[in-house]
RNA sequence: GCCUCCGUGGCUCAACGGUAGAGCAGCUGGCUUUUAACCGGUUGGUUGUGGGUUUAACUCCCUCCGGGGGCA
Numbered sequence: 001g002c003c004u005c006c007g008u009g010g011c012u013c014a015a016c017g018g019u020a021g022a023g024c025a026g027c028u029g030g031c032u033u034u035u036a037a038c039c040g041g042u043u044g045g046u047u048g049u050g051g052g053u054u055u056a057a058c059u060c061c062c063u064c065c066g067g068g069g070g071c072a
Base pairs, nucleotide, nucleotide: 001071002070003069004068005067006066007065010024011023012022013021018055026042027041028040029039030038048064050062051061052060
């Protein structure tokens, strides 16, 4: 340099072009003599950046940034 995959709450990951979710973590309550475990509730996201297409974009297209793999 070329090709390819990935980037979504603190972490690990979902999400046919049509309401952005789960588990863990955090907070709070229940249970318990107490802690842990268990059970219930709850906060937290400009979906890496900037543009484009569309009535509507995490999803499709382009640029850039970051990371992994391959070729040279």
The prediction has a mean pLDDT of 81. Predicted 3D model of a 72-nucleotide RNA (transfer RNA) from a Pseudomonadota bacterium. The sequence was found in a public genome assembly. It matches the Rfam family "tRNA". It is annotated as a transfer RNA. Rfam's curators write: Transfer RNA (tRNA) molecules are approximately 80 nucleotides in length. Gene Ontology term of the family: triplet codon-amino acid adaptor activity.